[in-house]
The RNA shown here (c-di-GMP-I riboswitch aptamer) has 77 nucleotides and comes from a Myxococcaceae bacterium. Of the family's consensus pairs, 95% are formed in the model. The organism belongs to Myxococcaceae, within Bacteria.
RNA sequence: UCCACACAACGGCAAACCUCGCGCGAGCGGGGGACGCAAAGCCUACGGGACUCGCAAGAGUCGGCCGGGUUGCUGAA
Numbered sequence: 001u002c003c004a005c006a007c008a009a010c011g012g013c014a015a016a017c018c019u020c021g022c023g024c025g026a027g028c029g030g031g032g033g034a035c036g037c038a039a040a041g042c043c044u045a046c047g048g049g050a051c052u053c054g055c056a057a058g059a060g061u062c063g064g065c066c067g068g069g070u071u072g073c074u075g076a077a
Base pairs, nucleotide, nucleotide: 005075012037013036017032018031019030020029021028022027035064041070042069043068046067047066048065049062050061051060052059053058
């Protein structure tokens, strides 16, 4: 330095749910709250996937489903 990784340290994030607002909806934003997370940091809806609206054509949502790009803390075995 790289790979892999702990029940360690310092910190970080924040699911469900409640609440206020927005949206037809999936869902999103603020506050509370912690199920979890070693990238649950950042970018990406390009590929796969899930979901919503719509008779359809089509229009949308999800990065805390996976792939991809990029940066990165600690150090037991």